The prediction has a mean pLDDT of 78.
The RNA shown here (Glycine riboswitch aptamer) has 100 nucleotides.
It was read from a public genome assembly, where an Rfam model found it.
Rfam family: Glycine riboswitch aptamer. Rfam describes the family as follows. This family represents the bacterial glycine riboswitch.
[in-house]
């Protein structure tokens, strides 16, 4: 400075998939709620692994090994009525100072 990428608090906005079964605890009791353990069947957007392309190492050259990102796979960990929580998006405040 018409102040970039970025970072930090607000207000909004936000999607999948069981209000599954069994067992037990709390309670005077209840097939309800909660809450634990344990089955089967799903979801993918906290989090966490995984890599294609460049790149490094090594070969003569192929091969091989590292290293690597996602709303891509993966389902460890979360999750599957509301609520809550959510990646990321709006706008608005602050911090910062990159091109020029």
């Nucleotide at each position: 400075a018409u102040g970039a990428u970025g970072g930090c608090a607000a207000c909004g906005g936000g999607a999948g998939a069981g209000a599954u079964c069994g067992c037990c605890c709390c309670g005077c009791a209840a097939u309800c709620c909660g809450g634990g353990c344990g089955g089967c069947g799903c979801c993918g957007a906290a989090g966490g692994a995984g890599u294609a392309a460049c790149c490094c190492c090594c070969u003569a050259g192929c091969a091989g090994g590292g290293a690597g990102a996602a709303u891509c796979u993966c389902u460890c960990a979360g999750g599957c009525a509301a609520a809550a929580g959510g990646a990321c998006c709006u706008u608005u405040g602050c911090c910062g100072g990159a091109c020029g």